[in-house]
RNA sequence: AAUUCGCCCUUAGAGUUUGAUCCUGGCUCAGGACGAACGCUGGCGGCGUGCUUAACACACGCAAGUCGAGCGAAGUGCUUUAGACUGAUCCCUUCGGGGUGACGUCUUUAGUAUCUUAGCGGCGGACGGGUGAGUAACGCGUGAGAAACCUGCCUUUCACAAAGGAAUAGCCUCGGGAAACUGGGAUUAAUACCUUAUGAUACCUUAACUCCACAUGGAGCCUAGGUUAAAGCGUAAAGCGGUGAAAGAUGGUCUCGCGUCCCAUUAGUUAGUUGGUGAGGUAAUGGCUCACCAAGACCAUGAUGGGUAACCGGCCUGAGAGGGUGAACGGUCACACUGGAACUGAGACACGGUCCAGACUCCUACGGGAGGCAGCAGUGGGGAAUAUUGCACAAUGGAGGAAACUCUGAUGCAGCGACGCCGCGUGAAUGAUGAAGGUCUUCGGAUCGUAAAAUUCUGUCCUAGGGGACGAUAAUGACGGUACCCUAGGAGGAAGCCCCGGCUAACUAUGUGCCAGCAGCCGCGGUAAUACAUAGGGGGCAAGCGUUGUCCGGAUUUAUUGGGCGUAAAGGGUACGCAGGCGGUCCUUUAAGUCAGAUGUGAAAUCUUACGGCUCAACCGUAAUUAGCAUUUGAAACUGGAGGACUUGAGUUAAGGAGAGGAAAGUGGAAUUCCUAGUGUAGCGGUGAAAUGCGUAGAUAUUAGGAGGAAUACCAGUGGCGAAGGCGACUUUCUGGACUUAUACUGACGCUGAGGUACGAAAGCGUGGGGAUCAAACAGGAUUAGAUACCCUGGUAGUCCACGCCGUAAACUAUGAUUACUCGUUGUUUGCGAUAUACUGUAAGCGACUGCGCGAAAGCAUUAAGUAAUCCACCUGGGGAGCACGUUGGCAACAAUGAAACUCAAAGGAAUUGACGGGGGCCCGCACAAGCGGAGGAACAUGUGGUUUAAUUCGAUGAUACGCGAGGAACCUUACCUGGGCUUAAAUGGGAAGUGACAGUUUUGGAAACAAAAUUUUCUUCGGACACUUUUCAAGGUGCUGCAUGGUUGUCGUCAGCUCGUGCCGUGAGGUGUCGGGUUAAGUCCCAUAACGAGCGCAACCCUUGUCGAUAGUUGCCAGCAUGUAAUGAUGGGGGCUCUAUCGAGACUGCCGGUGUAAACCGUGAGGAAGGUGGGGAUGACGUCAAAUCAGCACGGCCCUUACGUCCAGGGCUACACACGUGUUACAAUGGUCGGUACAAUGGGCAGCUACUCAGCGAUGAGAUGCUAAUCUUCAAAACCGAUCUCAGUUCGGAUCGGAGUCUGCAACUCGACUCCGUGAAGCUGGAUUCGCUAGUAAUCGCAUAUCAGCCAUGAUGCGGUGAAUAAGUUCCCGGGCCUUGCACACACCGCCCGUCA
Repeated sequence: AAUUCGCCCUUAGAGUUUGAUCCUGGCUCAGGACGAACGCUGGCGGCGUGCUUAACACACGCAAGUCGAGCGAAGUGCUUUAGACUGAUCCCUUCGGGGUGACGUCUUUAGUAUCUUAGCGGCGGACGGGUGAGUAACGCGUGAGAAACCUGCCUUUCACAAAGGAAUAGCCUCGGGAAACUGGGAUUAAUACCUUAUGAUACCUUAACUCCACAUGGAGCCUAGGUUAAAGCGUAAAGCGGUGAAAGAUGGUCUCGCGUCCCAUUAGUUAGUUGGUGAGGUAAUGGCUCACCAAGACCAUGAUGGGUAACCGGCCUGAGAGGGUGAACGGUCACACUGGAACUGAGACACGGUCCAGACUCCUACGGGAGGCAGCAGUGGGGAAUAUUGCACAAUGGAGGAAACUCUGAUGCAGCGACGCCGCGUGAAUGAUGAAGGUCUUCGGAUCGUAAAAUUCUGUCCUAGGGGACGAUAAUGACGGUACCCUAGGAGGAAGCCCCGGCUAACUAUGUGCCAGCAGCCGCGGUAAUACAUAGGGGGCAAGCGUUGUCCGGAUUUAUUGGGCGUAAAGGGUACGCAGGCGGUCCUUUAAGUCAGAUGUGAAAUCUUACGGCUCAACCGUAAUUAGCAUUUGAAACUGGAGGACUUGAGUUAAGGAGAGGAAAGUGGAAUUCCUAGUGUAGCGGUGAAAUGCGUAGAUAUUAGGAGGAAUACCAGUGGCGAAGGCGACUUUCUGGACUUAUACUGACGCUGAGGUACGAAAGCGUGGGGAUCAAACAGGAUUAGAUACCCUGGUAGUCCACGCCGUAAACUAUGAUUACUCGUUGUUUGCGAUAUACUGUAAGCGACUGCGCGAAAGCAUUAAGUAAUCCACCUGGGGAGCACGUUGGCAACAAUGAAACUCAAAGGAAUUGACGGGGGCCCGCACAAGCGGAGGAACAUGUGGUUUAAUUCGAUGAUACGCGAGGAACCUUACCUGGGCUUAAAUGGGAAGUGACAGUUUUGGAAACAAAAUUUUCUUCGGACACUUUUCAAGGUGCUGCAUGGUUGUCGUCAGCUCGUGCCGUGAGGUGUCGGGUUAAGUCCCAUAACGAGCGCAACCCUUGUCGAUAGUUGCCAGCAUGUAAUGAUGGGGGCUCUAUCGAGACUGCCGGUGUAAACCGUGAGGAAGGUGGGGAUGACGUCAAAUCAGCACGGCCCUUACGUCCAGGGCUACACACGUGUUACAAUGGUCGGUACAAUGGGCAGCUACUCAGCGAUGAGAUGCUAAUCUUCAAAACCGAUCUCAGUUCGGAUCGGAGUCUGCAACUCGACUCCGUGAAGCUGGAUUCGCUAGUAAUCGCAUAUCAGCCAUGAUGCGGUGAAUAAGUUCCCGGGCCUUGCACACACCGCCCGUCA
């Protein structure tokens, strides 16, 4: 906060739009569930559950039979009668045989058996079991009704069962057919069939009476007449049956109220249709059917049509309201290969019945037949996917039977599947050398980890043996030797899956390098990936774990609970108004809504709660609890209905004034254009500038007259009127509305308003007029890269009128209409009242400002976007798209209605901070202007690009690279190239082993490095030291990454800014302070102020320079005093001066005048060496440019290791068609040349600077002196004074080239500098453009130093000499600062972004 009267209970969120914020809004996630499937894995048990797809096709077996106590008949067994055959045994025997006659076989008589059964007959087969195709329906749910009905078996009651008859199957026989099956004849029975009898409270007809009811009607009683029944069986007992009637129970059938998906881009449907009468039919009502009659019936509260779908109890989810769903279990319905039909029956229009048609399959002798798994198993097929052709009727239930019993793929069980739920286990305790091993590491260690091993135990599951149920209280056990119990054995046989960037619990290493891959959303991956892959570790769940799919939730994101509509999506263009919704005050009544009680129903199961049973749980049992609907009894406040009354809402009436309200007709004046005539002459017109155009055929201008059309200056005003669009000269006529005041009247007559109707700017369309101006299209001229535009000259539709269409606009107040309530200030229009004609009160408008409140904010704020009420319209992420299709309207243009596929993770609103603007304001800077001198043209120097090359090493490359790194490339440097060598190596250290050498010297080869040879060759305290060789560990890399870094640097910029604490304001990002008014070089200071303070910057403090003072005087100085020299502070001395180098002083807008509140400014003010920061330097805020540098150094990671390391020689970095930057020298007379005369400062110096002398034209050389420096040395040029040259490619200019030299150095060929002689190029002041500089500055002149053997130095860094001009402004260019404004930018305008093409 929601919910609620109020409390309690209940209700959880997160990521993602931005630089950041608040909001709107979508997307995504965390939860639960499943008949699931897939991946990896899998020990046990219990209870459940298992074709969601093809209502696709089915081999084979089974799933519905039973009754002999209904019937005849046949058969079997036993007993028995008789006969035939065989002939065991025994007896007799003359041994040839005779007798006896068992067992057995066959025929036969009678009887017997609760024996068997094909047929007749009865009952069952309409249940049970399956499936969900159809069905949007009285199909289902719920509640009623049937006075409009049926009901076998079952229960109860009453009554009855008499007498007869004719057949038929079977059997027998003769046939037909392949078979299925079937024909003829003879004969026979019944609980089969028929006739007659009897009979009612049944049925029909008939006529009264009583009672009841919701209309038709119902119930009872009773008169008369008519019709209609039956079956037997049974040890004859019990009993089981039969017939009629009445009730009950059960089951069914019909009717009705209410509820029951989506589409209006489905708006009209219907002829048996709606109703009536009559008839038929049914168990029964009914157009259910038929005949006739009437013309109705349904529909915006959604008919009809189309799509989809079995419905419910329930199940899942949810706080609930809801949303989704209809597997299993239970109720109903429908279906049974597809379609149709009836028969039988109590019940069917019948899954394992019949007939017909069709498709399919099978058999066939081709003539004809057979079949129906959506029963249980099972097969094929489909599919991501779903089980055994098991056991048993022991239990429960069903059919038949009197029963025994038979049947029962119902059911009970078992099997298979982690498919789900629940339970158990895979061990427990002790155990630190913290083992080995793995991983990481800062190399120390950490971690896996008490984990393991080891020791001691336990026995759930397991294995073996033994006992052994309940389920059945007699018998009978599929499950089953199962559950369970006892004994023994031994840790043995039993753990995986997912995840570890955030959401979201859990981190490191390696590999990979926008690849491979991941991903639910945001997003990871381009060489240091906690996001990919692997490993170690960790987290979660656990016999499972993840993924996928679907549903609900979160989502208050369809909002009843519980949302919105000014700017985010969303108010209809405006009004009128039918239906609908809502509606003022009082009284009476009613009881539909509403509230309360009772009754019925609300199946069982499920959920919830309590208790109980399986060891627990899942599971199971017992009990309790109900929304709704219906009936009924009450209440009467509110809403509704009925009646009555009222006046305040609304309206009428009276009297007024205001107004661009509307329509028609008429009348003006100004102006534009055109025509005519006059005057008049060369231009007019137009623009940023022009041109097209007009004009000598007389324009423009001007005067007069005329024509015609359109619009109505001033008044004029956030003034008026109107519903909106809109309305503007004046007059007349007609006409609508509002307002004010007040009398009377009506009496709620009101508000809103889906559809509908009317109005509705401009443009456009049709017909006919009109046509002055203006002006789409069009033409021409300009502009421009182009210019189908902006500008100009023309110009047609149109603009105007009448009539008719169109129906849209940023039709906007982006704000629907009506009503009520809620602080104020102020202006204005039109009325009214009272008056002092100041003003004030009141009503209706039109404005401004501001509170409460609201709002995301900005803002709105009595004219609400506030507080409430009623009604209507509209919205639900962006794009696609107001597009397509369909329909309607329209002459057309087009308008109205109005999707989807696909695609994105945003799109958007308000506000904030920046950056930006060819926005604004203020200000500053050699930024411009004003000046001076340059660059750009020439030659050369130097750097860069490019090109070339074996290599021309690398880096810097807008400002902010390019005389930059480099403040010294001949070798070296050197990193590059070519060639030749080396592999712990060039150096150092540690460990191990070995040796006594190595180095040096010489010789040889070689370009050298190096290689080979010769020679020489230790110390010792005996421990070793030293050196070398071998080996090992540490190397080495100017290789890569400056986008991994440190440090350093450039730039904005010596610009004046950048921040913080506390407070305050704001939901917040943020703001305030830091803004405003002044002022300053300055965020410098002052004033004001919801701010008060503070920090980093500014300034000051530091160095230097300018003045003075004090102190101190050596190597510096020398005025005075003295000495000396040709001369010189050379000497003695001195501190006066200069100077040196330490300490001080001094400048602060302090004083004066003016202006100003102040800060401050102005003044050729005073004073002062210096005056407003005195000049110069050092000093560079927060930050920006992924700015520069891995090649100065350091450093992470990667890479190379007989080479990307290292040594050596030579070459290259110096190349050269060209382009650019920075400089030097010049082009000359303000000059060149020659001669003469002066004046500095900073610095440097021992492998050095060198005085001085000599030689050489000179570079320089040979001697020699001083100085480790205020001591010695290096030390000017321009200037000035003369002479000459006389404007020329020159006595300018010096490039280039030739010759000769000097110096450095191992070495000047590539490739040094300098000197002398000769040669004497370009160049006569430089296009566009561009650079520096405001005073000791520019310009000009030389000097010194670093690096350095030398030098390509004209460079760099410093020093002094001479020494100007101009500005006192801010229009413009550039850069910067502050304030403000706009913004769709935030990588920040080098942005963003649109279209076309590829």
Molecule: small-subunit ribosomal RNA
Organism: uncultured bacterium